[in-house]
Predicted 3D model of a 72-nucleotide RNA (transfer RNA) from a Bacteroidota bacterium. The RNAcentral record of the sequence draws on ENA. The same sequence occurs in records of 2 taxa.

RNA sequence: GCACCCGUAGUUUAAUGGAUAGAAUUUCAGAUUCCGGUUCUGAAGGUAGGGGUUCGAUUCCCUUCGGGUGUA
Numbered sequence: 001g002c003a004c005c006c007g008u009a010g011u012u013u014a015a016u017g018g019a020u021a022g023a024a025u026u027u028c029a030g031a032u033u034c035c036g037g038u039u040c041u042g043a044a045g046g047u048a049g050g051g052g053u054u055c056g057a058u059u060c061c062c063u064u065c066g067g068g069u070g071u072a
Stems, first nucleotide, its partner, number of pairs: 001071007010025004018055001026044006048064005
């Protein structure tokens, strides 16, 4: 250089065009406890950037960025 794959919460991940992007864990608050832990309840936290297609995009297309694999 070329080809292919991947990028979603702090972390691990689900969602193959359609209801407010779901869960676990984490953090915070409350309950429980003499205190802490465990347990229970609630909350916070998200689609790598840009453009396009579509009534509607995490999903399809193009491009940029980042990571990985193969190849000379």